[in-house]
Context: one part of a larger RNA
RNA sequence: UUGGGCGUAAAGAGCUCGUAGGCGGUUCGGCAAGUCAGAUGUAAAAACUCCAGGCUCAACUUGGAGAGGCCAUCUGAUACUGCCGUGACUAGAGUCCGGUAGAGGAGCACGGAAUUCCUGGUGUAGCGGUGAAAUGCGCAGAUAUCAGGAGGAACACCAGCGGCGAAGGCGGUGCUCUGGGCCGGAACUGACGCUGAGGAGCGAAAGCGUGGGGAGCGAACAGGAUUAGAUACCCUGGUAGUCCACGCCGUAAACGUUGGGCACUAGGUGUGGGACCCUGUCAACGGGUUCUGUGCCGCAGCUAACGCAUUAAGUGCCCCGCCUGGGGAGUACGGCCGCAAGGCUAAAACUC
Numbered sequence: 001u002u003g004g005g006c007g008u009a010a011a012g013a014g015c016u017c018g019u020a021g022g023c024g025g026u027u028c029g030g031c032a033a034g035u036c037a038g039a040u041g042u043a044a045a046a047a048c049u050c051c052a053g054g055c056u057c058a059a060c061u062u063g064g065a066g067a068g069g070c071c072a073u074c075u076g077a078u079a080c081u082g083c084c085g086u087g088a089c090u091a092g093a094g095u096c097c098g099g100u101a102g103a104g105g106a107g108c109a110c111g112g113a114a115u116u117c118c119u120g121g122u123g124u125a126g127c128g129g130u131g132a133a134a135u136g137c138g139c140a141g142a143u144a145u146c147a148g149g150a151g152g153a154a155c156a157c158c159a160g161c162g163g164c165g166a167a168g169g170c171g172g173u174g175c176u177c178u179g180g181g182c183c184g185g186a187a188c189u190g191a192c193g194c195u196g197a198g199g200a201g202c203g204a205a206a207g208c209g210u211g212g213g214g215a216g217c218g219a220a221c222a223g224g225a226u227u228a229g230a231u232a233c234c235c236u237g238g239u240a241g242u243c244c245a246c247g248c249c250g251u252a253a254a255c256g257u258u259g260g261g262c263a264c265u266a267g268g269u270g271u272g273g274g275a276c277c278c279u280g281u282c283a284a285c286g287g288g289u290u291c292u293g294u295g296c297c298g299c300a301g302c303u304a305a306c307g308c309a310u311u312a313a314g315u316g317c318c319c320c321g322c323c324u325g326g327g328g329a330g331u332a333c334g335g336c337c338g339c340a341a342g343g344c345u346a347a348a349a350c351u352c
Stems, first nucleotide, its partner, number of pairs: 003324004007306002012320001014202004021195003025089003028085004033081002035077007048066007092192001093189003096185005104178007111155001116150007126137002163170002207248006216242002221237004259319006267297012301308002325352003334345004
């Protein structure tokens, strides 16, 4: 390489949009490029098959005949693929109409609890902290308690193997702007679809730049303990940061460690959102069917096992990404990106 693989052994890109490309529903007509058939030409010798001969046989060898792909030309076939049609269709996809749930996103405003600080009142000797202590705070009046004020950050209960989002992620309340989903109808378009190399956008935390903000927490740092030591775990403090605006960074156990799409393949039981039917005078409640999420259990099947099992890791098709022994190494060099930190791409020698 052929191949075999990618939940946990190496391997699914963090996610989405989308260019080229690959793949693509039903039907009619045409063409005949792919495809199939036939003919002709070509297809050196050797090799191969058959027949005959030569070495005592055979291998080997000699002669004859045959077979034979690509390819070219011609003639035909038209199921499939392809191409063409101011062709047709509606089951895919989308639009429209009517409903509907939601921490989906952005901005603005508001609220209460709590911590801290400030002012004042009451009040007096401790408070705090730990395994025990000490550092620390406190007679310049702390802790405790009451009243008032300031400021920042986060939103208890509700809260749920609940919801929403492509992922990252999203949770007090109201308003404004705004994206997507689901259900029902079947009016409209008529294959407009799927995937997606490059590319573009989004992307937790930490970190970076400029300017704000700073209550609590808290890398670094300081002190107190512990200890043989203690550059830690524990305690008292505490700067960056955590917060906001704008701009970078572009990573992660970015995990379901499981790429996306479509179809098919037993069930049972929870729960979220719809629609319909039954019971009933009506409604709530209850029972059932169905669509769409999200869990658990489980058959066939799959799996090295664990396990997965209509939310597949089952059975198939289409497209992309990735793997190919361990270390060296996600490193060096080069290139691109970045203010930097660094990121992306990505070896070899050597060694086991």

The part of an RNA shown here (small-subunit ribosomal RNA, central domain) has 352 nucleotides and comes from a metagenome. Its mean pLDDT, the model's own confidence on a scale to 100, is 87. Rfam family: Bacterial small subunit ribosomal RNA. The RNAcentral record of the full RNA draws on SILVA.